[in-house]
This is a predicted structure of a 76-nucleotide RNA (transfer RNA) from Candidatus Doudnabacteria bacterium CG10_big_fil_rev_8_21_14_0_10_41_10. NCBI's taxonomy places the organism under Bacteria, Bacteria candidate phyla, Candidatus Doudnaibacteriota. The coordinates come from a structure-prediction model, not an experiment, and the mean pLDDT is 82. The sequence is in RNAcentral, with records from ENA.
RNA sequence: UGCGGCGUAGAGCAAUUGGCAGCUCGUCAGGCUCAUAACCUGAAGGUUGGGGGUUCGAGUCCCCCCGCCGCAACCA
Repeated sequence: UGCGGCGUAGAGCAAUUGGCAGCUCGUCAGGCUCAUAACCUGAAGGUUGGGGGUUCGAGUCCCCCCGCCGCAACCA
């Protein structure tokens, strides 16, 4: 420098060729218990890496940029 993959809640991941952003764990509150864990119920938590564009509508399509991983090239 080029190519490919990835970036979504605190963590790990989904989202059926564009149509209400979810799951598990964790956190918090309540229940249960002598108490803790487990278990049960509920809740909070997201500018979907950043910016622009297309569209009635974008996590999804297009352009630029940033970060991580891999491959290739360059370099003694």